RNA sequence: AGUGAGGGUAGAGGUGCAAUAUCCAUUAGUACAUAGUAGGAGGAUAAUGGGAUCCGAAGAUUAUUGUGGGAAGGGGAUUUUGCCGAAGCUUUAAAAUACUCAUGGUUUUAGAGCUGGGUCUGUACUUGAAUAAAUGCAGAACUGUCAUAUAGGAAACUAUAUGGAGGGCUAUCGCACAU
Repeated sequence: AGUGAGGGUAGAGGUGCAAUAUCCAUUAGUACAUAGUAGGAGGAUAAUGGGAUCCGAAGAUUAUUGUGGGAAGGGGAUUUUGCCGAAGCUUUAAAAUACUCAUGGUUUUAGAGCUGGGUCUGUACUUGAAUAAAUGCAGAACUGUCAUAUAGGAAACUAUAUGGAGGGCUAUCGCACAU
């Protein structure tokens, strides 16, 4: 000076990612409780169906009036912590979850696949109380990184254009081969 490999360690991208705590708005004058009126046989147990249990003519479901009146999830601000496949989504398997079974739903763990990052726009028989937010799809410019080409420069590097992907990039220490 060189070749190979998903080797180890430490870092970078920035309106960067995720979580905790506090406060605020919204959810909502809703759910629910209670009293009255009307009414007259069903109703409840987290979505649907079955079972089982419970409530109901001493008046259920329902509607309405008066009084009282939430919460979770999601959102904003601040703080703290952990980080840079941070994290998110899809799918498979297992376990847990409401009285129980089935199908679904939710949570956790593991495997596989996709996405460099945030923003904006459009869209949706998705989620959601929602016009917020999330998610999927498509597009736009921006940004970080590397490669290639052109130009400048002694060089490092800078600018422009095009393209790729995080199994990447930078730095450093090793392993094997070879000189």
A computed fold for a 179-nucleotide RNA from Virgibacillus alimentarius, annotated as Lysine riboswitch aptamer. It was read from a public genome assembly, where an Rfam model found it. Model confidence (mean pLDDT): 81 of 100. The organism belongs to Virgibacillus, within Bacteria.